[in-house]
RNA sequence: CUUAUUGAGAGCGGUGGAGGGAACAGACCCUGCGAAGCCCGGCAACCUGCCUGUUUUGGUAAGGUGCUAAAUUCUGCGGUAAAAGCCGAAAGAUGAG
Numbered sequence: 001c002u003u004a005u006u007g008a009g010a011g012c013g014g015u016g017g018a019g020g021g022a023a024c025a026g027a028c029c030c031u032g033c034g035a036a037g038c039c040c041g042g043c044a045a046c047c048u049g050c051c052u053g054u055u056u057u058g059g060u061a062a063g064g065u066g067c068u069a070a071a072u073u074c075u076g077c078g079g080u081a082a083a084a085g086c087c088g089a090a091a092g093a094u095g096a097g
Base pairs, nucleotide, nucleotide: 001097002096003095004094005093006092011040013039014038015037019030020029021028024076025075026074027073041068042067043066046064047063048062049060050059051058072091077088078087079086080085
């Protein structure tokens, strides 16, 4: 850079000790009833493998990733709208190339 997905799902564990929710701004929230990180467990099924199928479906979960509070926590830009809201985009995240 291209492309697909992004309202589902997943712990009352161990360790660790103060932050965390991507970045900026504004909200809102989680956290000593224990944050981040690490380990284990789990979820999912993008890629590989295996079984099935043969206008390319369904399954499995061994391998490679990923994920495991809240919609990607919400807003920020555009359209519509009195507002609430609805639709779209941008940015981000993840896979594959």
SAM riboswitch aptamer (S box leader) from a mouse gut metagenome, 97 nucleotides, folded computationally. Its Rfam family is "SAM riboswitch aptamer (S box leader)". About the family: The SAM riboswitch is found upstream of a number of genes which code for proteins involved in methionine or cysteine biosynthesis in Gram-positive bacteria. Gene Ontology term of the family: regulation of gene expression. The model forms 94% of the base pairs in the Rfam consensus. The RNAcentral record of the sequence draws on MGnify.